Record summary: The RNA shown here (transfer RNA) has 71 nucleotides and comes from Rotaria sp. Silwood1.

């Protein structure tokens, strides 16, 4: 350099165009002599620009990161 691919809460993962899902961590509550554990609840994310479309995490183009293959 060329392909092909990956990118979501703090961390792992879902999602096949219609207001993001689960786990586990965190907080706050019940329960317990006490920590745990268990149970109820809150909070917390789609890598960035532009197109498509009524509507894009999801198609499309290009950037950036990360793997990988070739040279």
């Nucleotide at each position: 350099g060329u392909g092909u691919u990956u990118g979501u809460g703090g961390u792992g993962u879902a999602a096949u165009g219609g207001u993001a899902u689960c786990a586990u961590a965190g907080c706050u509550g019940u329960u317990u002599g006490u920590c745990g554990a268990a149970c109820a609840g809150c909070a917390g994310a789609c890598u960035c620009a532009g197109g498509u479309u009524c509507g894009a995490u999801u198609c499309c183009u290009g950037a950036c990161u990360g793997a990988c293959a070739u040279g």
Its Rfam family is "tRNA". Rfam links the family to the GO term triplet codon-amino acid adaptor activity.
RNAcentral holds the sequence, with entries from Rfam.
The source organism's lineage runs through Eukaryota, Metazoa, Protostomia, Philodinidae and Rotaria.